Predicted 3D model of a 348-nucleotide part of an RNA (small-subunit ribosomal RNA, central domain) from an uncultured organism.
Model confidence (mean pLDDT): 88 of 100.
Rfam family: Bacterial small subunit ribosomal RNA.
RNAcentral holds the full RNA, with entries from ENA, Greengenes and SILVA.

Context: one part of a larger RNA
RNA sequence: CUGGGCGUAAAGCGCGCGUAGGCGGCUUGGUCAGUCAGAUGUGAAAGCCCAGGGCUCAACCCUGGAACUGCAUUUGAUACUGCCAAGCUAGAAUCCGGGAGAGGAUGGCGGAAUAUCCAGUGUAGAGGUGAAAUUCGUAGAUAUUGGAUGGAACACCAGUGGCGAAGGCGGCUAUCUGGACCGGAAUUGACGCUGAGGUGCGAAAGCGUGGGGAGCAAACAGGAUUAGAUACCCUGGUAGUCCACGCCGUAAACGAUGUUCACUAGCCGUUGGGCAGCUUGCUGUUCAGUGGCGCAGCUAACGCAUUAAGUGAACCGCCUGGGGAGUACGGCCGCAAGGUUAAAACUC
Numbered sequence: 001c002u003g004g005g006c007g008u009a010a011a012g013c014g015c016g017c018g019u020a021g022g023c024g025g026c027u028u029g030g031u032c033a034g035u036c037a038g039a040u041g042u043g044a045a046a047g048c049c050c051a052g053g054g055c056u057c058a059a060c061c062c063u064g065g066a067a068c069u070g071c072a073u074u075u076g077a078u079a080c081u082g083c084c085a086a087g088c089u090a091g092a093a094u095c096c097g098g099g100a101g102a103g104g105a106u107g108g109c110g111g112a113a114u115a116u117c118c119a120g121u122g123u124a125g126a127g128g129u130g131a132a133a134u135u136c137g138u139a140g141a142u143a144u145u146g147g148a149u150g151g152a153a154c155a156c157c158a159g160u161g162g163c164g165a166a167g168g169c170g171g172c173u174a175u176c177u178g179g180a181c182c183g184g185a186a187u188u189g190a191c192g193c194u195g196a197g198g199u200g201c202g203a204a205a206g207c208g209u210g211g212g213g214a215g216c217a218a219a220c221a222g223g224a225u226u227a228g229a230u231a232c233c234c235u236g237g238u239a240g241u242c243c244a245c246g247c248c249g250u251a252a253a254c255g256a257u258g259u260u261c262a263c264u265a266g267c268c269g270u271u272g273g274g275c276a277g278c279u280u281g282c283u284g285u286u287c288a289g290u291g292g293c294g295c296a297g298c299u300a301a302c303g304c305a306u307u308a309a310g311u312g313a314a315c316c317g318c319c320u321g322g323g324g325a326g327u328a329c330g331g332c333c334g335c336a337a338g339g340u341u342a343a344a345a346c347u348c
Stems, first nucleotide, its partner, number of pairs: 004319003007302002012316001014201004021194003025088007033081002035077008049065006091191001092188003095184004103177007110154001115149007125136002162169002206247006215241002220236004258315006266293013297304002321348003330341004
């Protein structure tokens, strides 16, 4: 390479958009490039293979055949693929009418709670733990009442509920804005799918500059525990957590399951629409989502099972024994931390 695979054994890029490329709906006509068939030429000899023959046999040698799966020319075939032309509407997109949503961005507003400060009441404890102590408190704490300031997060609603490509998104409200869904079938007429490179987005932590800082809290300090305790527990506490702008580009970025399309029993929930019926709040049906169970089938088993891990098609990514190692070196990227690409010796 062929072949076999990728939920859990090695293996689906974290997720989009998209270039090249690959692949691509229905009908008609043309062409005959691919494809198929015939013919001709060529495909040196030797060798391999087959049938004979010569050295006493064999190796070896000789003769003939086959083969040389290829290439070129030419004559045809026209189903399929390509190309050209014309058309179609079932894919795709647009349009019109609807309703749903923590989808995104910016501004404004709200209440509960924590903390601090001021004032009042009030007096000896409070806090914390398994028990304590560090700690706070007669310079009046804790508790309680009133007021003020400030930051962060939004109880209940809340739901295998919703939205988003993923990361993710949750108080209320205004403005701007993306997508999906349902119904109609008005428009375009294959405009599609995938996607090497590329490009954008991308939790937390971390980095740069400038703000902010209530609570929490790496580091750090102290108190305990302990044989020790660089921990678990407690009292404190700085980066950070928050905001703006710019980097980083990684996660058990998980459904450990790439994207798209078609097909293949059902039953029970739930979300958003449509249609029909009637006792107007239920039933039936249909489309799109989201869950539970389950047949065929698949699977090493577990399990999956119309949201497939079933049956097929298209395209991409990835795997090839364990360790060494996601490391070294080099390249690229980064302010750095580091990321990405990615070996070998050796060893079992």